About this RNA
Small-subunit ribosomal RNA from an uncultured bacterium, 1403 nucleotides, folded computationally. The sequence is in RNAcentral, with records from ENA. It matches the Rfam family "Bacterial small subunit ribosomal RNA". Gene Ontology terms of the family: structural constituent of ribosome and ribosome.
RNA sequence: GAGUUUGAUCCUGGCUCAGAACGAACGCUGGCGGCGUGGAUAAGACAUGCAAGUCGGACGAGACUUUCUCUAGUAGCAAUACCGGGGAAAGUUUAGUGGCGUACGGGUGCGUAACACGUGGGCAAUCUGCCAUAAAGUGGGGGAUAGCUCGGCGAAAGCCGAAUUAAUACCGCAUGUGGUCAGGGGAGACAUCUUCCCAACACUAAAGCCGGGGCAACCUGGCGCUUUUUGAUGAGCCCGCGGCCUAUCAGCUAGUUGGUGAGGUGACGGCCCACCAAGGCUAUGACGGGUAGCUGGUCUGAGAGGACGACCAGUCACACUGGAACUGAGACACGGUCCAGACACCUACGGGUGGCGGCAGUCGAGAAUUUUUCUCAAUGGGGGAAACCCUGAAGGAGCGACGCCGCGUGGAGGAUGAAGGCUUUCGGGUUGUAAACUCCUGUCAUUUGAGAACAAGGUGCAUCGAGUAACUACCGGUGCAUUGAUAGUAUCAGAAGAGGAAGAGACGGCUAACUCUGUGCCAGCAGCCGCGGUAAUACAGAGGUCUCAAGCGUUGUUCGGAUUCAUUGGGCGUAAAGGGUGUGUAGGUGGCGCCGUAAGUCGGGUGUGAAAUCUCGGGGCUUAACUCCGAAACUGCAUUCGAUACUGCGGUGCUUGAGGACUGGAGAGGAGACUGGAAUUCAUGGUGUAGCAGUGAAAUGCGUAGAGAUCAUGAGGAAGACCAGUGGCGAAGGCGGGUCUCUGGACAGUUCCUGACACUGAGACACGAAGGCCAGGGGAGCAAACGGGAUUAGAUACCCCGGUAGUCCUAGCCCUAAACGAUGAAUGCUUGGUGUGACGGGUAUCGAUCCCUGUCGUGCCGAAGCUAACGCAUUAAGCAUUCCGCCUGGGGAGUACGGUCGCAAGGCUGAAACUCAAAGGAAUUGACGGGGGCCCGCACAAGCGGUGGAGCAUGUGGUUCAAUUCGACGCAACGCGAAGAACCUUACCCAGGCUCGAACGGCAUUGGACAUCCGGCGAAAGCCGGCUCCCGCAAGGGCCGAUGUCGAGGUGCUGCAUGGCUGUCGUCAGCUCGUGUCGUGAGAUGUUGGGUUAAGUCCCGCAACGAGCGCAACCCUUGUCCUCUGUUGCCAUCAGGUUAAGCUGGGCACUCUGAGGAGACUGCCGGUGAUAAACCGGAGGAAGGUGGGGAUGACGUCAAGUCAGCAUGGCCUUUAUGUCUGGGGCUACACACGUGCUACAAUGGCCGGCACAAACCGUCGCGAUACCGCAAGGUGGAGCUAAUCGGACAAAGCCGGUCACAGUUCGGAUUGUGGGCUGCAACCCGCCCACAUGAAGUUGGAGUUGCUAGUAACCGCGCGUCAGCCAUAGUGCGGUGAAUACGUUCCCGGGCCUUGCACACAC
Repeated sequence: GAGUUUGAUCCUGGCUCAGAACGAACGCUGGCGGCGUGGAUAAGACAUGCAAGUCGGACGAGACUUUCUCUAGUAGCAAUACCGGGGAAAGUUUAGUGGCGUACGGGUGCGUAACACGUGGGCAAUCUGCCAUAAAGUGGGGGAUAGCUCGGCGAAAGCCGAAUUAAUACCGCAUGUGGUCAGGGGAGACAUCUUCCCAACACUAAAGCCGGGGCAACCUGGCGCUUUUUGAUGAGCCCGCGGCCUAUCAGCUAGUUGGUGAGGUGACGGCCCACCAAGGCUAUGACGGGUAGCUGGUCUGAGAGGACGACCAGUCACACUGGAACUGAGACACGGUCCAGACACCUACGGGUGGCGGCAGUCGAGAAUUUUUCUCAAUGGGGGAAACCCUGAAGGAGCGACGCCGCGUGGAGGAUGAAGGCUUUCGGGUUGUAAACUCCUGUCAUUUGAGAACAAGGUGCAUCGAGUAACUACCGGUGCAUUGAUAGUAUCAGAAGAGGAAGAGACGGCUAACUCUGUGCCAGCAGCCGCGGUAAUACAGAGGUCUCAAGCGUUGUUCGGAUUCAUUGGGCGUAAAGGGUGUGUAGGUGGCGCCGUAAGUCGGGUGUGAAAUCUCGGGGCUUAACUCCGAAACUGCAUUCGAUACUGCGGUGCUUGAGGACUGGAGAGGAGACUGGAAUUCAUGGUGUAGCAGUGAAAUGCGUAGAGAUCAUGAGGAAGACCAGUGGCGAAGGCGGGUCUCUGGACAGUUCCUGACACUGAGACACGAAGGCCAGGGGAGCAAACGGGAUUAGAUACCCCGGUAGUCCUAGCCCUAAACGAUGAAUGCUUGGUGUGACGGGUAUCGAUCCCUGUCGUGCCGAAGCUAACGCAUUAAGCAUUCCGCCUGGGGAGUACGGUCGCAAGGCUGAAACUCAAAGGAAUUGACGGGGGCCCGCACAAGCGGUGGAGCAUGUGGUUCAAUUCGACGCAACGCGAAGAACCUUACCCAGGCUCGAACGGCAUUGGACAUCCGGCGAAAGCCGGCUCCCGCAAGGGCCGAUGUCGAGGUGCUGCAUGGCUGUCGUCAGCUCGUGUCGUGAGAUGUUGGGUUAAGUCCCGCAACGAGCGCAACCCUUGUCCUCUGUUGCCAUCAGGUUAAGCUGGGCACUCUGAGGAGACUGCCGGUGAUAAACCGGAGGAAGGUGGGGAUGACGUCAAGUCAGCAUGGCCUUUAUGUCUGGGGCUACACACGUGCUACAAUGGCCGGCACAAACCGUCGCGAUACCGCAAGGUGGAGCUAAUCGGACAAAGCCGGUCACAGUUCGGAUUGUGGGCUGCAACCCGCCCACAUGAAGUUGGAGUUGCUAGUAACCGCGCGUCAGCCAUAGUGCGGUGAAUACGUUCCCGGGCCUUGCACACAC
């Protein structure tokens, strides 16, 4: 910095990610080299080899070799040969004595919280082999012992005895330069003391070896040895300071603390001991528990910090476990000793042996850590005079991508943008200059050859110088020779050839990188949020892309991000967080001057702060990593000198902080005692009679044994009406009738006293509502528990009737509250307004009051400022200071364990495992509320008519069936899609067929047919057979068929992938935008408010001003009038004419047709209103306040409906889910529901007569007059492509007649018979007519529905679909023509404002 709480926002807050690092491990992959690095676990156990020896110039002995010498024997004449013995010398070697080393080097991190480590000091309290320096000495003796030999024991390891022998082994003696130790003096210092000088007594040393010269005595060199001095190095001891967690460890300590004396040590010291004293440590964390080697440094981080302590370096500790000492300069000793233990091995069972946490290596455990390698060539160490020997230290090599660094896997050109893959909207795109191909290069690897540095020193030879009396030795130089594990390596040269060398992870967001296929909440992914339920950029595969690259990912761990423990750098009104309140201890902090000091603070110097590391500059490896040199740094500690503002400390003053004194008034402040009245209850008595009480309604309860009511008297307890007030008092809890006594605090005034005496306050102590506990009283009312009655599905509740603890008092516990202002205490500062309580001052007044003003308290509103916002705001949540308490995600949990307090209940202190990705605060917009306000709607109410009951029609569910095709399901599915299912339709079922297919296009091949026609089979479809082309001279073309192929076809799925269309809220009045303003923001404002309207309609006001979609209007129709038009319409006037008739001439006045206009706008008047908008009333008018009706449906909601109207993505199907045909089904029927029709009758039925419409339709049609039939209908055809002809008689109505209340002259279902019509065909399954039959039904339960005027109701007429029709449906038309609305409490739906909210897929 990002993701993640929400519909969205701001904040708080946790979780998670991106970075870096690693002694890592795991997965996939793996070309080379350099430099590093590699048992972190079992301080588990270890086979085998090696890791510490060396010196013969300390010593004796043995063996062997060589040389010299002496000598015995044999053979030989002899020379000589052979075999022995002795001695000497030189060399090699073995064990032993002796010296030095083995205390270094190497390993590990068990223990250790400690002077162990780091840092700085001290030792005047110490030691130090080898080394350096200086001085002196090294004389003369002695006795042993290992080895070896012999004997003995034992399995072995080993041991014992005897004899013999040497030394630089051991022991005396001499010498004493010196040293040690008393004493005196000088100087110094730190108390014990140190140093120098003088000095008595006493004590105290030694070893030789190897050379040179010399006849020898002896001289001399080197290495040793002894004593002492100084140094260096190393070590020991002491001290200041520093660095882990835990208080759910609070007290610890007996050698403990100190002293005296003695002991011990190299040295101080309770280090040890005896005695004496009673101390010592601790909240600045003793003691206890847990964990841990420490440091330089490493990692991270801007830093401050945090984590770590591999490699390298310093230091400590340890060496199978525990203990102990010996030797030694040094050890309480890794490869030494002794004891004990565990383990392992050998054994003759008696007894022995061993210690890899050295280097390799083995087993084990483990996620996991290498070769039983080479060399002492270099560096270093031990021994030696040296040569040299030893050295698993070290130098090298090997193994491991474990890490860092470097290099390579090719470079340039190359478009037909090849093939292949993937994808596609089928055009293409992409992989991709990538490849192929052409031209180059040659790193690394391969191969051939050449071939290092690290080597200096030492030694040998020769030589020079120095040295010596001289020569050697020793020392220095020169020349030659010699010494390399790594290594035939690095490196160099040649050769060949792009030839041998790329993967891993990711691709939803964070986070760079996208598509296809498969899968279908499955399989799986996932660091967090989260993906997957049929179109997954999130799973799996593929293509492509991105990032790193010999690596890439994962896991683990650390720091960072995390200002998420906050010193730098956080908070606590509501998010986690102020202790319930006070008094006060330790501590922290502290007013105004002056003087001193110099602890803090600041500055300078000195010492130290190891090296390595880090940083900078430079150098060396081809570069880098790596390494070398130099500088800086090491922020620290110590010491010294200086400064003195601030703080501290010491001293001395001051008065403003604080306190005291005096005066005064206010107050439910506290404690105790006394006391009054009202009311409730109870008791007694009187009066009096049937109820009382209680509730939403009741009941339990009380009452005729006299309640309730009422009057009187009495008893007893508790509480304090009015006054009473965001009034008063108190630290808080809290305090309310009155009087008295005792008592605390605050306030005002005076400015007299003290002189910083102050603030805060961990622990501690005190107080602490209600409730609870203990003991004793008291008990009127109220009232947990409990009993009863109701309510309820239940009702362990809410309501009612009772009722015990308790509530009250005294004494004592408990100690908690939303103990709240959810706001710790104190001090100072910072604009204001307005109340109120207490006390004062002033003006004015006769006085009171008002008014102005000071201090303290208590409220409200508000400026700046603060705050996430809400809000706070001189009573701060503002600006500052001091001190205390508390917080660090939610849950688990204020729980468990421990401790402590309590009689108990319980309080205080107070976790973890596990689990979630949130939990939360404030504010915003919606939705919702059995919240509020305002308003509307046939929403209720007022009415009229229905439905729900019957029969039938129709749709649906259910059931049935081979199939009863499918869809629609609250309103908003159910006379709906369907404005016409006998076949067709038709999608369903059965059966029979076809397969480029029932229709269509392209290409290729092929045929001259296919079809028609004829024949056969068949239910048909279809199949089989027969016949069999056209144009053109030809090329060829046309037509048709067959085959193949690309496409077909699908009413198959998904309306939750979609378009389009539709329903619904709702014809409800709303829904938004631009700019501005306000707000951190979501958002708000506008659109809210006051009126008004059918209306976000209009007016006024207003930080808003405007605008858009809606409303309204514009459109159609209807109602009035005018103009025009005048046939097919009309007929007033004129004429003709008929039985009659606009029938005819004529006319266009009227009606009407259909074009255009007018008209209505709250325009006018009055009233109300705000002078507005508007409303009410009126006039005029055909019509009046939208005149009536229609069309018109804002932003959006319901994943509403429709893939079956159409279109369409994806999926599925292709001799079938396609298509053709015949038949059946969609019409089934125990039942249930919806919508309707007809009725139940007299406001009626039936019969006869008479009257008045509108709209619409008609040539595959409507069909007149006429005739036939009871009728349906038939024959027939005039007229009409229609204001002309036809459908066509309207019916209710009116007039007359009949029926008389009944299952009827109501009602017509059902059924029978006979007919008619349409149609290929009326069996399933049509309509109509006639005759006959004559069911239910007598007005319909709960409930439910439509309608406010030409409306409801009643009446008929038409049309679409259509051959016909199941139409009682749908949609239009006219005729007759009502009733009612007080009103908005309630039911339902809706609009606006407001309020609450833990809801937002939104009750």